Description
Small-subunit ribosomal RNA from an uncultured prokaryote, 1404 nucleotides, folded computationally. The coordinates come from a structure-prediction model, not an experiment, and the mean pLDDT is 83.
[in-house]
RNA sequence: AGAGUUUGAUCCUGGCUCAGAGCGAACGUUAGCGGGAGGCUUAACACAUGCAAGUCGAGCGAGAACGUCACUUCGGUGGCUAGUACAGCGGCGGACGGGUGAGUAACACGUGGCUAACCUUCCCUUCAGCGGGGGACAACGAAGGAUCGCUAAUACCGCAUACGUCUAUACCGACUCCGGUUGGUAUAGGGAAAGAUGGCCUCUACUUGUAAGCUAUCACUGAAGGAGGGGGCCGCGUUGCAUCAGCUAGUUGGUGGGGUAAUGGCCUACCAAGGCAAAGACGCAUAGCUGGUCUGAGAGGAUGAUCAGCCACACUGGGACUGAGAUACGGCCCAGACUCCUACGGGAGGCAGCAGUGGGGAAUAUUGGACAAUGGGCGCAAGCCUGAUCCAGCCACGCCGCGUGUGUGAUGAAGGCCUUCGGGUCGUAAAGCUCUGUGGGGAGAGACGAAACCUGAUCGGUUAAUAUCCAUAGGCCCUGACGGUACCUCCUUAGCAAGCACCGGCUAACUCCGUGCCAGCAGCCGCGGUAAUACGGAGGGUGCAAACGUUGCUCGGAAUCAUUGGGCGUAAAGCGCGUGUAGGCGGUUUUCUAAGUCGGGUGUGAAAGCCCGGGGCUCAACCCCGGAAGUGCAUUCGAAACCACAAGGCUGGAGUAUCGGAGAGGGUGGCGGAAUUCUGGGUGUAGAGGUGAAAUUCGUAGAUAUCCAGAGGAACACCGGUGGCGAAGGCGGCCACCUGGACGAUUACUGACGCUGAGACGCGAAAGUGUGGGGAGCAAACAGGAUUAGAUACCCUGGUAGUCCACACCGUAAACGAUGAGCGCUAGGUGUCGCGGGUAUUGACCCCUGCGGUGCCGUAGCUAACGCAUUAAGCGCUCCGCCUGGGGAGUACGGCCGCAAGGCUAAAACUCAAAGGAAUUGACGGGGGCCCGCACAAGCGGUGGAGCAUGUGGUUUAAUUCGACGCAACGCGCAGAACCUUACCUGGGCUAGAAAAGCCGAGAACACCCUAGAGAUAGGGAAGUGCCCUUCGGGGAAUGGGGUGUUCAGGUGCUGCAUGGCUGUCGUCAGCUCGUGUCGUGAGAUGUUGGGUUAAGUCCCGCAACGAGCGCAACCCUUGUCUUUAGUUGCCAGCAGUUCGGCUGGGCACUCUAGAGAGACUGCCGGUGUCAAGCCGGAGGAAGGUGGGGAUGACGUCAAGUCCUCAUGGCCCUUAUGCCCAGGGCUACACACGUGCUACAAUGGCGACUACAACGUGUCGCUACAUCGCGAGAUGACGCUAAUCACUAAAAAGUGGCCUCAGUUCGGAUAGAAGUCUGCAACUCGACUUCUUGAAGUCGGAAUCGCUAGUAAUCGGAGAUCAGAACGCUCCGGUGAAUACGUUCCCGGGCCUUGCACACACCG
Repeated sequence: AGAGUUUGAUCCUGGCUCAGAGCGAACGUUAGCGGGAGGCUUAACACAUGCAAGUCGAGCGAGAACGUCACUUCGGUGGCUAGUACAGCGGCGGACGGGUGAGUAACACGUGGCUAACCUUCCCUUCAGCGGGGGACAACGAAGGAUCGCUAAUACCGCAUACGUCUAUACCGACUCCGGUUGGUAUAGGGAAAGAUGGCCUCUACUUGUAAGCUAUCACUGAAGGAGGGGGCCGCGUUGCAUCAGCUAGUUGGUGGGGUAAUGGCCUACCAAGGCAAAGACGCAUAGCUGGUCUGAGAGGAUGAUCAGCCACACUGGGACUGAGAUACGGCCCAGACUCCUACGGGAGGCAGCAGUGGGGAAUAUUGGACAAUGGGCGCAAGCCUGAUCCAGCCACGCCGCGUGUGUGAUGAAGGCCUUCGGGUCGUAAAGCUCUGUGGGGAGAGACGAAACCUGAUCGGUUAAUAUCCAUAGGCCCUGACGGUACCUCCUUAGCAAGCACCGGCUAACUCCGUGCCAGCAGCCGCGGUAAUACGGAGGGUGCAAACGUUGCUCGGAAUCAUUGGGCGUAAAGCGCGUGUAGGCGGUUUUCUAAGUCGGGUGUGAAAGCCCGGGGCUCAACCCCGGAAGUGCAUUCGAAACCACAAGGCUGGAGUAUCGGAGAGGGUGGCGGAAUUCUGGGUGUAGAGGUGAAAUUCGUAGAUAUCCAGAGGAACACCGGUGGCGAAGGCGGCCACCUGGACGAUUACUGACGCUGAGACGCGAAAGUGUGGGGAGCAAACAGGAUUAGAUACCCUGGUAGUCCACACCGUAAACGAUGAGCGCUAGGUGUCGCGGGUAUUGACCCCUGCGGUGCCGUAGCUAACGCAUUAAGCGCUCCGCCUGGGGAGUACGGCCGCAAGGCUAAAACUCAAAGGAAUUGACGGGGGCCCGCACAAGCGGUGGAGCAUGUGGUUUAAUUCGACGCAACGCGCAGAACCUUACCUGGGCUAGAAAAGCCGAGAACACCCUAGAGAUAGGGAAGUGCCCUUCGGGGAAUGGGGUGUUCAGGUGCUGCAUGGCUGUCGUCAGCUCGUGUCGUGAGAUGUUGGGUUAAGUCCCGCAACGAGCGCAACCCUUGUCUUUAGUUGCCAGCAGUUCGGCUGGGCACUCUAGAGAGACUGCCGGUGUCAAGCCGGAGGAAGGUGGGGAUGACGUCAAGUCCUCAUGGCCCUUAUGCCCAGGGCUACACACGUGCUACAAUGGCGACUACAACGUGUCGCUACAUCGCGAGAUGACGCUAAUCACUAAAAAGUGGCCUCAGUUCGGAUAGAAGUCUGCAACUCGACUUCUUGAAGUCGGAAUCGCUAGUAAUCGGAGAUCAGAACGCUCCGGUGAAUACGUUCCCGGGCCUUGCACACACCG
């Protein structure tokens, strides 16, 4: 010191949450020791029991017993106990100490003063005294009660005395805050006392000695002073709520009286009518206050346990008595509640003292020891009392300290966990060896805390005194609860002593297994739906440690209430606007004062605590000593700049007067024209009106239209303008009257008169309300018609309040510039309105310039950005208002206002982890602009209807294996399921397995036959020895059996959402990016946008960009032309031969073949274009602007497809989900869809004849030719490993013939029969042939597909797969069109721009 969390990302605002420290804590797990501390925060709830306040015999009277001793008549008596105990009178103390915090918002507390308005037992000092009498009540006695009786005193009461004192009166002095205080004098009056003990005999009496007496001490009385304590008063400070705004009758004051120690309405009588309050009275709620404590950098915030000061209380409420002191915790009286006793008549009690009990509660201890110390009460003292106190006990409740070992030890042991199987890690950790002994245990020794009181010697003082007392030195004796404790020494053994939380990010720490949105976790964000570092366990790790976590609370972080130290245009936040009260703030100058301010001094600010220094416990915690600090208050002295007070000037702020012009500023009255509507009349006829289209509606009873006249109400076109005026709302025809404000100019005057403004008061659009008018148009409500799935809407036809006027309410608006008012300062440019000045002019403009308004652009600056920018959102000052996460809610309740509607003021519970602002990139829009594509349009041909083929869905089935599902699944994987394939089903079998690797043993191997069985398989037989090495025993290689057991095989089982690879798609669309630079706080932008152009991000120009990459294009293949090389198997122009066939010789010219080249580049010309890129036209050319076609597929998207091609992680099966075999199934069939074939016919069908291809393929093959068969084909057989032979017939076309519009000589499904071929085998389930049969179908609804040229359409051919099995697929050639105006619309796409509350991105 910060961090997480809103978003796809960003910046900001803003809340929530975390990390820190603390605690009188509690709970969970765990727990070795000690020190010094702390321990009912809740029920001020109720209390059993014990103790907590007594003491004095030196104030007084009375006075036992038990026990013991002696005596005894055995009944008792006496002594001691003992003047003791108990009780009483009396004195002092029970007002301290101890507890608690209920009450109290107050002079209760804190702080500082005042008391001239007061008191004070005990204590100290001083002065003066202490004389003389009297009468009772207790105790006690009579059993008890009533009643009666006895007695003492330091108890009580008079009398005497009075240095002081008190009261009254008079006089004088001093001081004074003028109220009085104080001193003195005089007179008059009032009022005291108590003795006890010890000692002594100088004096007196009796004469041992004692009494009076004296003396000492302790008491006692009066007074003065002190110390300490207390009472009262005052200034200042001291919680929340204004949704508590008015309170008050002893109330405020006065006079008299009473009362008190004392002032005072403290009380009382009378008189007056005051007193308090927005600087918060009164009320309500809460609360003991403080020193301090916790936190914080501080300022602050929170708190008021322990310790200390003050206050209040003592079962609840009230009251007084006694006393120096109480309205009294362990006193009294009364009332109440509760508890207890009772003989029922009546009594007793008060733990918020210490222990303890019940109860409450998450929760808080022993019915302990001792007065040894400290302190208190009483006492002369010894001493007694003391739950104050000192100690001990319980509790990890917190703080501090110590220990649980130390060193060495690598085969890195065993074991656990992980693993890529190599290893890694726990880990020097352990074991082993060595050392030490704190704590624990045993034994021994053993404190400090203790000094006094007491006793008593000596000298000095007092004295009559040697007594007593005081002072000093010395000596003796006694006293310890804690405690046989601390500390010390010896012995003992590594032996007895480590846990808790966490490990996704924040936040240090990672893997495996289990689980499978389940169980669970979670402080926030969030994890978990089969590979979870987030759940549970384990291993490992991290943190702290006798503790560790959790919960609760406080401060911090939070500048998140902001004095230090925030904001208000859009994030929450400027009152709708003005006038103005209180208050706050205020120009310039002189003098004065000294309240604020500043400086010095003094007093105080208790102690403890914090801080600093030093010291004591071995250290520390803890304790002791000293210092500092205590920012405060009071007082005093000084300063006079500022602020303030007082007095006096000034003119710049403000205002007044004069002159002038501008203006929808306001109010009242009058006037005007246009238009709408209505009324009357004229003309005139069938429609009008209205809409996207209509209808409701009006109209033949005459509408609409048009002309004339009239009525009535409302509003004022053009001018008209980011023009004007006003504080805002707002203000618009013209004229008159009344009236407010601003502005310009000139001089003069007043002399700070100013600014803001809580409350208050006034104004305040529209709608709405009341009363009375008015009512043309418009028009909520309402009615009807449409639209629609509906349409309580939008559109249409009507239409009432209202809109208008007068008066009175309401008081709100996106009342907005979403920007409070005032003043000053801080670059400019350019419009416009009003009034001036200058120059010039006859004049008006133009130009320069001043003041005041109103706009735009823009610098600095500010801002989160957008933006603002002399009209600030800049820089400053003054004053007011307002904000503090979203929702709940501008709501409820209360109050005020209102006739009502409602307005103003204004919460909480609960809930969420966000809600928001600005900007960015995308995607999207029934937004815009530009452009493209068989996208539409223009055309040609199809599909959808029929039959069949094929695929799919569905259904069925033992199984109908599986996958593919919009485009981009569906003649797709399958370039070919009768068995096989085959993954499916049924049945029969195998289990190291059908195939692979290791080891053992025998045999080389291959090949053959028989039996059983559906086969797999099982059983049996026969035959046979090769190759290499050899020590001749044998060994080796290869191969097929057998056996073996475990590492294993095997799986078309699951997951394509764990993956690789491959593929589809957008899309052959023109895009997708990077480096550097620049801009921006940033996400990002720029480049890639713009102007042109292109098929193209193709090229050119421009430009804060300059370059580059992947794409485009080109390079590649093919086709079109030519040249060249080569010339067989190809070709034949010319020559020769010929069986007339390029057949032969010959030739390589041509065709062709296949190598190499050429050719096309907008190269040339013209036009156009920005002198460009390019475009248009033309020439030449086989080909012209990418010549045609193909291959080639950017960054990415779709968790697209595929685990069943292959590969592969994980999971699953292992006599089965593996393997073998037979049979079946994948070929099913009410149905639905896709893709095709054949058709419906005459541009046709049938039969006959006659032409012209190309690509390919062939030895397990293609097969000429010949013969046979109607045919499929069969038989024989030539050639060909192919430019040589074969497949090979090309078909449409052409020629001529028949058919004549019909379910046909169209169409061929279906079915019957007979066959052919392939194959181990055509039943389920092949293709083909022949004969016969001859279905639907007559051009196809909604809808929909392909195609822009050698294309569509049409015609046939070949090939892959393949034993056989294409209407499919892939290639090949033949014939060979039509149309494109154009880009409005549908679909898809590209670029720019705009809006957005979308980002899984509009299927939002």
Its Rfam family is "Bacterial small subunit ribosomal RNA".